This is a predicted structure of a 1381-nucleotide RNA (small-subunit ribosomal RNA) from a seawater metagenome. The coordinates come from a structure-prediction model, not an experiment, and the mean pLDDT is 86. The sequence is in RNAcentral, with records from SILVA.
């Protein structure tokens, strides 16, 4: 010397740090100045000889030196002082040149101390403090100070956040940002703190000391068990932990530090190298030409496109790298770790050098295949359930590039904590209201001061960083130099407008006074009448009461009703109102007493006395609580009766607390204008309350204070507000910051309790919310329509049968259609076929299409086997066109492309169809309004069948729909008369024939009907009502015709079609069976139940259709179905074809019948290859149910319903079905209350998949976080004690003791020991606090299609909600008061 340098950030919220000041200090080495450096003494290491110990180490004796130690002298200056005096220093070495030493005064450097300001979060931390705050004295320190002690006083800090708790080294700066801010404090630099944990001092100029000492604790190591040793948060390195962080390198060459007089030594400071794409910067992986647009890949509409000038090929270059050669600067004389490095030259070769992410939107970049809500993706939205640009792969593309992507973190965007720069009526947010403390803010004039403010000057704001300029490494990153800046703090000077302070005034704010005045303002006492209930008495008799309807209940023991009287309590009709008063809650009969506030007028007084208001205090509906009264009515709870699936409700009958009074609590409401208080300013209009003034005395004008409605500017997301602001400003307070969890838990305060106030987090979601818009919906409203109801007529539902469906059955009972809008539907007709189904037998380029090759006409006769398809044999047959080459059909054989599929998906589709609905609607352009979605038009007043028309109107026009145009029917006319017709003439049995075309009819063309005319109503309109004329009258009747759209409606089985699937079968053929089954259920029909009828006989009148593989006449046969036969007719000619009901006569006589005809037996006819399963019809016989149909339900408004028959399509045959036709031919409609459906306007909405919507709570199950919890285990800490190592200080009887003094005895002084005080570890007791855990338990959240109900959204079916109380499985219900959202 080691206190520097190097490391780390544990502690520390102030004893730190930053910045600016200050006075009571020290400072080795260094610089300057000055004065000294003299005379003596006693020891001791080393060393020598011994002892002890394993070791560390220790010990005895002896010798010796010093710049080591001690004493004396001297003192310029120094220190002390009672100012007289007293005290105190040194060290020498040496070659004579220097280096030292001592005292003192300065400087520089470094350090210590004090003060102002700044410096994280929490109030669910509000009181903290006894050396605490101050004083006096003493001690102590280098120095000030309670730093320490004694005594005295009772102070000190704190809402401008003390104390406590949590977290944290501070700063220059770094990142981000337009800035203000926000976040951070790695590297570099300044300061602080620490060095295994805690305590302590020693030495020293400096430490209470990282590589020093002592003690205590934990840990590690050595040991002979007695005892010892250690401290990487120095550099490397090891282990552990972890997602993760390097070499046990070289050198002191440079820079710097220490020692030394120097040589030199030390220096893991430092300079270098190594490792790491960790960051920043720079460079490369090649450049040019190159279309046959190669090959390969991928896609494809099969044409091509793309990868792509990309590659290959040719030409060129050599950075980096490699090899060879040269070779610095860093070094002032010598000295180079880096290093043969930087750099330079030469050589060879395109050679050694490209990846990562992404391609649905945000966000630049797209296709194919695979997969099929799987596998998976995902930052947010979201993708994937058979056509995925979203998963995986491929091709292609986009971006960045030695990187790329991911994850974490910070700022930004975020005006999303808003100082710059936000809000609070309804989105989150105005305290329930007032008074008032602190605080904040504050009228006007003058003067002074100068705190804020402004200017100037000075100091400081370390360097680095940022910025600017210049320079140096080839550039850059980086570095160097200079400048600017550091927005801050301090000091001095100056200014005086504003704020502030002081002083003196003023009157416009505020208050007081005087005179008036309105009022449900408050408190107390008294009084009043009406009503209700009860009681008493009378009259009177059978009901009363209550409801949607009832019952519980009261009443013959006399109710209800009525009359009279009495009692009690509560509330105050009319007046009464947009009214008045009050701070709010709230206040209502009348009188009296006391009392608060307001307003107006007059301007007399005070002279800023004001506004707001954290804490604080008071008031504060209803319910509720306590004590004592009171109790008529009402009435939570409770009881009973109803309703209901249930009804812990709504309704009814009772009824307890309560409601009332007094006193005391509670302190909350949708305590609302969801709008804090105060002040000023900013168009009006019309009401109303209380004053005042003026006059033209009026339905007047002006003004102040209230209270309402409308409205401009302005504001607002809009709705809306608008002098009573939600406008424009100022002052102050309160509050908000996504939804849920939650106004909850814990803590604290308040309360008798109920509970109130304050008030989180974990976790979870991607929304929650406001206002408005369009729809849809409503057990909302208004207007209107419809066989929708009503008024009528006839049915269905009961029977038998037919037919379709479900179900069941079956080998199969093929498939589809399923509320209206499936069910006599696809099917206008299943014995085979059809046919798709089942069984069995067959075929495989196929039953069918195209292409290729070969052969053959095509075809046809017969036989055999077989159920047949088919197989085998066999007879006849050589055709058509031709340019003579061949060609076109057709058949057979073969191989492949392919055929084929009534297999799946109608939720991949086209087309077609149904339905709302023949309802009157649906839209567009331009304009206008609105921020916008959108609105207007299209709404309104009338009218219509109609968005039909008229009028009005910020709309004006237009389109698709309506209507009309089309067909048919009703009247007339013209034309035309055969197969039609016949008035007159002629003639017949007969329009049969002559004749005629007038009539009917036929079928072409026209006319006619338009609210055209008249009257009335209406708005001078549209239109409606009535009438005339007319065949027909207000769309004449009927039909065709179906807007924008809805239902993922129906159909892949009419057809077409994407995709998927089958390919000796899911294709094709054949035979038989099935679609026809049958306990049953439903739909649609037919026939009936009878006398308005049945039967028998006689008799009259249609229309519209069909007919050639057809209709089939007359005639004959048969009881009949039908047969034989075949005239006529492709039709106004012939046939089907007798229409039936009707009319006339007879019979039956109310009966299961002379009703009804099912079923069954027998016999037949017809069709057909074939009537067994399974056809229709005929005759004989049989003769079931059924006597008019429960709940319920259908059709129809006029030539309609009802009733009667006829025809046609399909079809070989087979209608009770379907489609048409005519005959006979009604009843009723007051009307729109109700049911159903629809249209328009309006209203509410929490619905938008649109009410078949949405949605609440309990319960059950699973998971998650959390509160309580007997406790249990850690951490921190307060208080009271115990304890007392080392050390320091004090004391000291003991022991020891060289220097000095000595009278030689000793003394002074010192050391050891002992002891006292302080004190670390440690221990005990008792509190506080925090973390973890805990049987059990509370609620919360989230979950798949669980259970129970239906509370809310519409009048949500009892309007909802708020506070409160009681009750209940649950949502909830009920009472009281309040709100309108």
């Nucleotide at each position: 010397a080691g206190a520097c340098g190097g490391g780390u950030g544990a502690g520390u919220a102030u004893a730190a740090u930053g910045u600016g000041g200050g006075a009571a200090u020290c400072u080795g080495c260094c610089u300057u100045u000055u004065g000294g450096u003299u005379c003596g003494g006693a020891a001791u290491a080393a060393c020598u000889c011994g002892g002890g110990g394993a070791a560390a180490c220790u010990u005895g004796a002896g010798c010796u030196a010093a710049u080591a130690c001690c004493g004396g002298a001297u003192a310029a200056g120094c220190c002390c002082u009672u100012a007289c005096g007293g005290g105190g220093a040194a060290a020498g070495a040496u070659u004579u040149a220097u280096c030292g030493c001592c005292g003192a005064a300065a400087g520089a450097u470094g350090a210590g101390c004090c003060c102002g300001c700044a410096c994280u979060u929490g109030a669910u931390u509000a009181g903290c403090u006894a050396g605490u705050u101050g004083g006096u004295g003493a001690g102590g320190u280098a120095a000030u100070u309670g730093c320490u002690c004694a005594c005295c006083a009772a102070g000190g800090c704190a809402a401008c956040a003390a104390u406590c708790a949590a977290u944290a080294g501070c700063u220059g700066u770094u990142c981000u940002u337009a800035g203000a801010g926000g976040a951070a404090g790695a590297c570099c630099a300044g300061c602080c703190a620490c060095a295994u944990u805690g305590g302590g001092a020693c030495u020293g100029a400096g430490a209470c000391a990282c590589g020093g000492c002592c003690c205590a604790g934990a840990c590690u190591c050595c040991u002979a068990c007695g005892g010892g040793a250690g401290g990487c948060a120095g550099c490397a390195g090891u282990g552990g932990g972890g997602a993760a962080u390097c070499u046990u390198g070289c050198a002191c060459a440079a820079u710097g530090g220490g020692g030394g007089a120097a040589a030199c030594c030390c220096u893991g400071a430092u300079g270098c190298a190594g490792c790491g794409a960790u960051g920043c910067c720079g460079c490369g992986u090649g450049a040019g030409u190159g279309a046959a647009g190669a090959a390969g890949g991928c896609c494809c509409u099969u044409g091509g496109g793309u990868u792509g000038u990309a590659a290959a090929a040719c030409u060129c270059u050599u950075u980096c790298g490699u090899c060879g050669g040269g070779g610095a600067a860093g070094a002032a004389a010598a000295u180079g770790a880096c290093u043969g490095u930087a750099c330079c030259c030469g050589a060879a070769u395109a050679a050694g050098a490209a990846g990562g992410u992404c391609c649905g939107g945000c966000u630049a970049a797209c296709u194919u295949c695979g997969u099929g809500c799987c596998a998976g993706c995902a930052g947010c939205c979201g993708c994937g359930g058979u056509a995925a640009u979203a998963c995986g792969a491929a091709g292609g593309g986009a971006c960045c590039u030695a990187g790329c992507g991911u994850a974490g973190u910070u700022c930004g965007g975020a005006a999303u904590u808003a100082c710059u720069g936000g809000g609070c009526u309804u989105a989150a947010a105005g305290a329930g209201c007032u008074c008032g403390u602190a605080g904040g803010u504050g009228g006007u004039u003058a003067a002074a001061a100068a705190a804020g403010u402004u200017g100037a000057u000075g100091g400081u704001g370390a360097a680095a960083u940022c910025c600017c300029a210049a320079g140096g490494c080839u550039c850059a990153a980086c570095c160097u130099u200079g400048g600017a800046a550091c927005u801050g703090c301090c000091a001095u000077c100056a200014a005086a407008a504003c704020u502030u302070u002081u002083u003196a005034g003023c009157u416009a704010g505020a208050g007081u006074g005087u005179g008036a005045u309105a009022g449900a303002g408050g408190u107390a006492a008294g009084u009043g009448g009406a009503a209700u209930u009860u009681c008493u008495a009378g009259u009177g008799u059978a009901g009363a009461g209550g409801u949607g309807a009832a019952a519980u209940u009261c009443g013959u023991a006399g109710a209800u009703a009525u009359u009279a009287g009495a009692a009690a309590g509560a509330a105050c009709a009319c007046c009464a109102a947009a009214u008045g008063c009050g701070a709010a809650g709230g206040c209502a009969a009348c009188u009296u007493a006391c009392u608060g506030g307001g307003u107006c007028a007059c301007u007399a007084c005070u002279g800023a006395c004001a506004c707001u208001g954290a804490g604080g205090a008071g008031c504060g509906a209803a319910a509720g609580c306590a004590u004592g009264g009171g109790u008529a009515g009402c009435g939570a709870a409770g009881a009973g009766g109803a309703u209901u699936a249930g009804a812990u409700a709504c309704c009814c009958u009772c009824g307890u607390a309560g409601u009332c009074c007094a006193u005391g609590c509670c302190g909350u409401a949708a305590a609302c204008g969801a709008u804090g208080u105060g002040u000023g300013c900013u168009a009006g209009a019309c009401g109303u309350u209380g004053g005042a003034a003026a006059u033209a005395u009026a339905u007047u004008u002006u003004u102040c204070a209230g209270u309402g409605u409308c409205g401009c500017a302005g504001c607002g997301a809009a709705a809306g507000c608008a002098u009573u602001a939600a406008g424009c400003a100022c002052a102050c307070c309160g509050c908000c910051u996504g939804g849920g969890g939650a106004g909850u838990a814990c803590g604290a305060c308040c309360g008798c309790a109920a509970g109130g106030u304050u008030a989180a987090a974990a976790c979870u979601c991607a929304a929650a919310u406001g206002a408005a818009u369009u729809g849809a919906c409503g057990g909302g409203g208004g207007c209107c329509c419809g066989c929708a109801c009503a008024a009528g007529c006839g049915g269905u539902g009961g029977a038998g049968c037919a037919u379709g469906u479900g179900g069941u059955u079956u080998a199969a009972u093929u498939c589809g259609a399923u509320g209206c809008a499936a069910c006599g539907c696809g099917a206008a007709g299943a014995a085979c076929c059809u046919u798709a189904c089942c069984u069995a037998c067959a075929c495989u380029u196929g039953a069918c299409a195209u292409g290729c090759u070969g052969a053959g006409a095509a075809g046809u006769u017969a036989c055999u086997a077989g159920a047949g398809a088919u197989a085998g044999u066999u007879u006849c047959g050589u055709g058509c066109c031709u340019u003579c080459g061949g060609g076109a059909a057709c058949u057979c054989a073969g191989a492949c492309a392919c055929a084929g599929g009534u297999g799946c998906u109608g939720c991949a589709u086209g087309g077609c169809u149904g339905u709302c609905g023949u309802c009157a609607g649906c839209u567009c352009g331009u304009g206008u309004c609105g921020u916008g979605a959108g609105a207007u038009g299209u709404u309104g007043g009338g009218u219509u069948a109609a968005g039909u028309c008229c009028c009005g109107c910020a709309a004006c026009g237009a389109g698709c729909g309506c209507a009309a145009c089309c067909c048919u029917u009703g009247u007339c006319c013209u034309u035309a008369g055969u197969u039609g017709c016949c008035a007159g003439c002629c003639u017949u049995a007969a329009g049969u024939u002559g004749g005629g075309c007038a009539c009917u009819c036929u079928a072409a063309g026209g006319a006619g009907a338009c609210u055209g005319c008249c009257g009335g109503u209406g708005a001078c309109a549209a239109a409606c009502c009535g009438g005339a004329g007319g065949a027909a009258g207000g769309u004449g009747g009927g039909g065709a015709c179906g807007a924008c759209g809805u239902c993922a409606a129906g159909u892949c089985a009419u057809c077409a079609u994407g995709g998927c699937c089958c390919u000796u079968a899911c294709g094709u053929g054949u035979a038989g069976g099935g679609c026809u089954a049958c306990a049953c259920a439903c739909g649609u029909g037919c026939u009936a139940c009878a006398a308005u009828g049945g039967c028998a006989u006689u008799u009259a009148c249609a229309g519209a259709g069909g007919g050639a593989a057809g209709c089939g006449a007359g005639a004959c046969a048969g009881u009949g179905a039908u047969g034989u036969g075949g005239a006529g007719c492709g039709g106004a000619c012939c046939c089907c074809u007798u229409a039936a009901a009707g009319a006339a006569u007879g019979u039956c006589g109310u009966a299961g019948u002379c009703c009804g005809g099912a079923u069954u037996g027998g016999a037949g006819u017809c069709u057909g290859c074939a009537a067994c399963u399974c056809g229709a019809c005929u005759c004989c016989a049989u003769g079931a149910a059924g006597u008019c149909g429960g709940a319920a339900u259908c059709g129809c408004u006029a030539g309609u319903a009802a009733u009667c028959g006829c025809a046609g399509g399909u079809c070989a045959g087979a209608a009770u079905a379907c489609u048409g036709c005519g005959g006979u031919g009604a009843a009723u409609a007051c009307g729109u209350u109700c049911c159903c459906g629809g249209g328009c306007c309006u209203u509410g909405u929490a619905c938008a998949c649109a009410c078949c919507g949405c949605c609440c709570g309990u319960c059950a199950c699973a998971c998650c976080a959390u509160g309580g919890g007997a406790g249990u285990g850690g951490g921190a800490u307060g208080c009271a004690a115990a304890a007392g190592a080392a050390g320091u200080a004090g004391u000291u009887a003991g022991u020891c003791u060289a220097a000095c003094c000595u009278u030689c005895g000793g003394g002074a002084g010192g050391a050891c020991g002992a002891u006292u005080a302080c004190c670390a570890c440690u221990u005990u007791g008792u509190g506080u606090u925090u973390c973890a855990u805990g049987a059990c338990u509370g609620g919360g959240g989230u979950g798949a299609a669980g259970u129970c109900g239906u509370a809310a959204c519409a009048a949500g079916g009892u309007a909802a909600c708020c506070c409160u109380a009681g009750g209940g499985g649950a949502a909830c219900c009920u009472g009281g008061g309040g709100u309108u959202g």